[in-house]
Predicted 3D model of a 73-nucleotide RNA (transfer RNA) from Candidatus Methanofilum arcanum. The source organism's lineage runs through Archaea, Methanobacteriati, Methanomicrobia, Methanospirillaceae and Candidatus Methanofilum. It was read from a public genome assembly. The prediction has a mean pLDDT of 81. It matches the Rfam family "tRNA". Its family is annotated with triplet codon-amino acid adaptor activity in the Gene Ontology. Rfam classes the family as a transfer RNA. Rfam's curators write: Transfer RNA (tRNA) molecules are approximately 80 nucleotides in length.
RNA sequence: GCCCAGAUAGUGUAGUGGCCUAUCAUGUCGGCCUGUCACGCCGACGACUCGGAUUCGAAUUCCGAUCUGGGCG
Numbered sequence: 001g002c003c004c005a006g007a008u009a010g011u012g013u014a015g016u017g018g019c020c021u022a023u024c025a026u027g028u029c030g031g032c033c034u035g036u037c038a039c040g041c042c043g044a045c046g047a048c049u050c051g052g053a054u055u056c057g058a059a060u061u062c063c064g065a066u067c068u069g070g071g072c073g
Stems, first nucleotide, its partner, number of pairs: 001072007010026003018056001027045006049065005
């Protein structure tokens, strides 16, 4: 330099263009439970890398940038 894959809560992840005001687990905080702690149960908090395009509508499609991983030279 070229090619491929990826980027979503603090962490790991799901998500077929509208039902997404985004799933689940974990985490943190509060409550219930218990003689106490742990376990368990309930609730709350917390995210779509950035810019542009397409579209009535984009986490999702397209282009570019950045970063990460892999391959070739």